[in-house]
Molecule: small-subunit ribosomal RNA
Organism: pig gut metagenome
RNA sequence: AGAGUUUGAUCCUGGCUCAGGAUGAACGCUAGCUACAGGCUUAACACAUGCAAGUCGAGGGGCAGCAUGACUGAAGCUUGCUUCAGUUGAUGGCGACCGGCGUACGGGUGCGUAACGCGUAUCCAACCUGCCCUCUACUCCGGAACAGCCCGUCGAAAGGCGGAUUAAUGCCGGAUGGUGUCCACUUGGUGCAUGCCAUGGUGGACUAAAGGUAACGGUAGAGGAUGGGGAUGCGACUGAUUAGGUAGACGGCGGGGUAACGGCCCACCGUGCCGACGAUCAGUAGGGGUUCUGAGAGGAAGGUCCCCCACACUGGAACUGAGACACGGUCCAGACUCCUACGGGAGGCAGCAGUGAGGAAUAUUGGUCAAUGGGCGAGAGCCUGAACCAGCCAAGUAGCGUGAGGGAUGACUGCCCUAUGGGUUGUAAACCUCUUUUGAUUGGGAACAAAGAGCGCCACGUGUGGUGCGUUGCGUGUACCUUUCGAAUAAGCAUCGGCUAAUUCCGUGCCAGCAGCCGCGGUAAUACGGAAGAUGCGAGCGUUAUCCGGAUUUAUUGGGUUUAAAGGGAGCGUAGGCGGGCUGUUAAGUCAGCGGUCAAAUGUCAGGGCCCAACCUUGGCAUGCCGUUGAUACUGGCGGCCUUGAGUUCACACAAGGAAGGUGGAAUUCGUCGUGUAGCGGUGAAAUGCUUAGAUAUGACGAAGAACUCCGAUUGCGAAGGCAGCCUUCUGGGGUGUUACUGACGCUGAGGCUCGAAAGUGCGGGAAUCAAACAGGAUUAGAUACCCUGGUAGUCCGCACCGUAAACGAUGAGCGCCCGUCAUUGGCGACAGACAGUCAGUGACCAAGGGAAACCGUUAAGCGCUCCACCUGGGGAGUACGCCGGCAACGGUGAAACUCAAAGGAAUUGACGGGGGCCCGCACAAGCGGAGGAACAUGUGGUUUAAUUCGAUGAUACGCGAGGAACCUUACCCGGGCUUGAACUGCAGCUGCAUGGAGUGGAGACACUCCUUCCCUUCGGGGCCGCUGUGGAGGUGCUGCAUGGUUGUCGUCAGCUCGUGCCGUGAGGUGUCGGCUUAAGUGCCAUAACGAGCGCAACCCCUGUCGUCAGUUGCCAUCAGGUUAUGCUGGGCACUCUGGUGAUACUGCCACCGCAAGGUGUGAGGAAGGUGGGGAUGACGUCAAAUCAGCACGGCCCUUACGUCCGGGGCUACACACGUGUUACAAUGGCGCAUACAGAAAGCAGGCAUUCCGCAAGGCGUGCCGAAUCAGGAAAAUGCGUCGUAGUUCGGAUUGGGGUCUGCAACCCGACCCCAUGAAGCUGGAUUCGCUAGUAAUCGCGCAUCAGCCAUGGCGCGGUGAAUACGUUCCCGGGCCUUGUACACACCGCCCGUCAAGCCAUGAAAGCCGGGGGCGCCUGAAGUCCGUGACCGCGAGGAUCGGCCUAGGGUGAAACUGGUGAUUGGGGCUAAGUCGUAACAAGGUAGCCGUACCGGAAGGUGCGGCUG
Repeated sequence: AGAGUUUGAUCCUGGCUCAGGAUGAACGCUAGCUACAGGCUUAACACAUGCAAGUCGAGGGGCAGCAUGACUGAAGCUUGCUUCAGUUGAUGGCGACCGGCGUACGGGUGCGUAACGCGUAUCCAACCUGCCCUCUACUCCGGAACAGCCCGUCGAAAGGCGGAUUAAUGCCGGAUGGUGUCCACUUGGUGCAUGCCAUGGUGGACUAAAGGUAACGGUAGAGGAUGGGGAUGCGACUGAUUAGGUAGACGGCGGGGUAACGGCCCACCGUGCCGACGAUCAGUAGGGGUUCUGAGAGGAAGGUCCCCCACACUGGAACUGAGACACGGUCCAGACUCCUACGGGAGGCAGCAGUGAGGAAUAUUGGUCAAUGGGCGAGAGCCUGAACCAGCCAAGUAGCGUGAGGGAUGACUGCCCUAUGGGUUGUAAACCUCUUUUGAUUGGGAACAAAGAGCGCCACGUGUGGUGCGUUGCGUGUACCUUUCGAAUAAGCAUCGGCUAAUUCCGUGCCAGCAGCCGCGGUAAUACGGAAGAUGCGAGCGUUAUCCGGAUUUAUUGGGUUUAAAGGGAGCGUAGGCGGGCUGUUAAGUCAGCGGUCAAAUGUCAGGGCCCAACCUUGGCAUGCCGUUGAUACUGGCGGCCUUGAGUUCACACAAGGAAGGUGGAAUUCGUCGUGUAGCGGUGAAAUGCUUAGAUAUGACGAAGAACUCCGAUUGCGAAGGCAGCCUUCUGGGGUGUUACUGACGCUGAGGCUCGAAAGUGCGGGAAUCAAACAGGAUUAGAUACCCUGGUAGUCCGCACCGUAAACGAUGAGCGCCCGUCAUUGGCGACAGACAGUCAGUGACCAAGGGAAACCGUUAAGCGCUCCACCUGGGGAGUACGCCGGCAACGGUGAAACUCAAAGGAAUUGACGGGGGCCCGCACAAGCGGAGGAACAUGUGGUUUAAUUCGAUGAUACGCGAGGAACCUUACCCGGGCUUGAACUGCAGCUGCAUGGAGUGGAGACACUCCUUCCCUUCGGGGCCGCUGUGGAGGUGCUGCAUGGUUGUCGUCAGCUCGUGCCGUGAGGUGUCGGCUUAAGUGCCAUAACGAGCGCAACCCCUGUCGUCAGUUGCCAUCAGGUUAUGCUGGGCACUCUGGUGAUACUGCCACCGCAAGGUGUGAGGAAGGUGGGGAUGACGUCAAAUCAGCACGGCCCUUACGUCCGGGGCUACACACGUGUUACAAUGGCGCAUACAGAAAGCAGGCAUUCCGCAAGGCGUGCCGAAUCAGGAAAAUGCGUCGUAGUUCGGAUUGGGGUCUGCAACCCGACCCCAUGAAGCUGGAUUCGCUAGUAAUCGCGCAUCAGCCAUGGCGCGGUGAAUACGUUCCCGGGCCUUGUACACACCGCCCGUCAAGCCAUGAAAGCCGGGGGCGCCUGAAGUCCGUGACCGCGAGGAUCGGCCUAGGGUGAAACUGGUGAUUGGGGCUAAGUCGUAACAAGGUAGCCGUACCGGAAGGUGCGGCUG
């Protein structure tokens, strides 16, 4: 210090999440020791038991119990002892009692409290203070009681009553009275004043005491110290959906009361007081020192420790006292628990332990007063659950250990991985050497103890100091030291996809599960579970919860508001905030010095002590507040002056500014009359509608209402909304120019007031047009719409409401500053209708600058200042509830639960559009021929089957894999066999029984029998074959979504990229765009680009022309020979041809057009002309396209079977559907006869010729050819004849019969031949396919596979040989540019609403049930106070009775708040429900905003507005 997450990618906005630290924690796994600190956060819930506050006999009467002494008696008896009983307060002491002091401290808890409760500062001249200290004075004389004890008595008890007697440092009377208090008079000083001071003066009144005795006490007064009480300024929670509150309330006067001030209380008088700077009310909460976090500012917290407050079962009250309205006191009321003899009583752990309950959760019914501290006491001492210690708990912090060094064959085993070579665990271990913290053991052994007390001595200042002796330790025989032993007793937890350090295997298969966020898991999971390994921390490690941080994500430091959330619709203006120049004064803000305070602890710095550290400790320092002394620049206060801000006056022009009144023409509709006749109107096309009762059209006249054509514009005016014929009146405004005047009078503006389009509302008018709703007609699957015909509110006017809009520049108002260019409106000046200047506006483009970018840019979104408004993730929701306003519609204000990890802005690249532009293609059009109808062939689907093996499925599957299924193939089914196996191979052993031939059984595989019989050798053995064992095998089993390779398609479309540079924050762009051109990103020009690569083209092959070389198997012009005939033969290589090698074509030439590239031309030449034709060649990529069954291969699966062999069957089934073909439907034809012309390819298990036989398929012989040598009838065409439009002399399916050939075998299931039979079909619906020239169409020939063939298929070859293309509007596909986008799985996209289902939270609701608070009325305990005082008391005084107040109780009407509630409203969420298609593209009617009406729903329509 940052990181992950919105996107295909980017930048930004913005939320969510993580890494850090912390804790009084809890939970899971694990656990050796020590020190220090900590330990009911929940029920201020209830509590058994024990303890937590007593002490003083040196205040007192006494004496129950204990001890001692004395006395008396008894027993034992050594006559003096022991024991026992009794008496005696005589002594030590002391239960209970009177009295004193303490119990108001210490300890606990955080209920209440938003308050002078707390913190800080100041004040009290308005106060008190026991014990303690200092000083002064005094301490006289008397008296009466009450406890206890004793007697009696009531009660179960607790407890009480009566009588008698009695003491005191208990109580009372009297005396003295300095001082004090009060009253009256009076002098001086001081203060703003109430007052205060001079302990002023004079007079009057009132008030004290306690004794004990050895040191101690008591009373009065003054002062101090300590502790308290009171007042005030400032500081510190949330809510305005709490806006008004308040009758003792605010003040005065006079009293009462108090320690004291005060409405604290009371009588009277006045009506104030608090509040937007937040009163009141509601909710929550003890406050601070401090703690955690943070760089800080801040934020959060207030446990332990310290200070303050409050409380003590709940509520109230007083008493005592120096101090309480009292935790372990009293009284009353209430609830609860306990005892009871039922009459009545007792109690209060929020003290320490402990129990129950609650809860995720928090300890021992321990020891000691040794120390520190407290109470009492003269003291010894007693008491002390304060305190100090110990126990339990990893609950925190710190320290230590679980060994250290060496040790590689990188050991063995095991687990794991692996490419089978190895790797890893791993210097880890073993082993060697060493150490001993801890542990066990032996011995020693503290500090904390200083003082004080006691006793003795000494000194003096007589209660202090010094000194001597000697006493006191819970913890504890603990810490610590030490002897011996021995690596001995001691390691886990979490994680390993990214963030985030650390990876592999197996299992699982959207299951089980994980998860902080993003997200993993659907058969190869580094993300689940296990293992191995690794990483992090370590006696701990993780998880959960909470706080701060990161988060500049509430922004003072330190944010924003055009489009992301966010500028109020606009103006006026109150409070408030801010404010021009000069000068004087003041010193509030501000700055500086000094002083006080900021308790201690904490923090921090420098030291010190526990072995170190944590911990403890000494000293220094700390933002705040107050006071005081100065400074005076700035801000403020007060005063004076100024003119530039602001305003006023004068002059001039300006404008759809506003209000009222008047007036004008055109148009529309209606009425009347005329002309006129059959339609009009309307639409994409129609229909509804109007019209022979005369429409529409046209002419004239009349009526009505509404709106103002042209001018008109980037125009003008207004605060905004808004404003448009013309004229008049009234009125507002800004601008310019220029005198004069005022003298800061200004800016902004929370609340408030006013204005405010359209729609809408009320009342009254008006009503021509248009037109929500509504009706009808169309469209449509439907059409509650778009279109059409009608049509009511409304639209218009007056008055009154409403108060909202995309009320927008989505940009608040004001002021100042900062380069320019162009245009325009209104003035001024100068003038010449130029051109320049200036002020105020209105626009466009740009510099700097700003911005996420788009863009803004003197009219800022720049640079600054002032004030206001508003924002803080999306949804829920501008909703609910409450309140305010409104006649209503509704408006304003305005949440939460719940839910998501995004929602969003700008820009980029694509893709898409029922967006645009340009261009291409047999894409359309123009043509030719087909398919779709028939029969058959073939493939597919479906069905069937034991099996009908598998794959291919829009284009890009379907005569496809298959270039050839009778067996084989064959993978499928049935049945029969085999298990190292049908084939291959390593090792070991055995055999020569091998191989070959024959036979038998069987469907065959196979089994059995018989005959025959190995080779080489260096003699070790080897080869071959078989058998046995073993390791491999084998699999057309799965996964093409794990793969290689290959292929299809877009598409032979013209594209796809890179380097450097430049532009941009970036994705990315540029280049590759633009103009022209091309088949082409082909080229030229232009150009922040310059070049290059893969594609295009060319290079390659075939073909077309020519040359040259070569000349057999080819050819034959010349020569010769021969034949019925033929290059048949000799010969030759001229020609053809064959096959090598070259040439040719390049817009090269001409004309025209063009800058060029290039284009055009019946151009020339040429075999060929603009790529001559054809082929091969397929860029980056797309479709998880196809193929694991061609092959290869990872993983998984089978192993007497999912392997393998054999026989048979099936792949050929058949109601049906589709694709591709063949043959036809005939006369451009069929049939018969005659007759001509190819190319390419293959051939010995072959191709054939030929004699003979057969009608033929074919057969028997002979012969040629391993091929330019042999073999092959091309057909259509052409000629002649016949048929004459018919189911035919068309067509040939189907079927019957007979044959041929191949083959082991033609039944399922072959082809061919002959004879016979002679089906459908007469040119094919919607729709659809191919083709642009040697092409389509048509005709035959060949080849592969192959024994044969289901071939009409595929691949080739040649013969004959057309038609048409105006053109690019449309369909399809594609390319480039541009535009919009809410799409990116990319339009087969995205997405809205109702309805239906489940779940969740929430609003309303007749009510029902609570809670806290306030108010009224009734009642009213205890108790203070007041009155009374006939009763008691010698007295002081008290009882009694009455009154005021009040806790509590009862009751009533309201308000607030919570729970629940039949039913009901919307909302959210949920892989595959229903209906539609609203939005995103011109989203198919542009969308959206406000409003009104309507509709299953999205929504539609009207009116006005916006451009997003």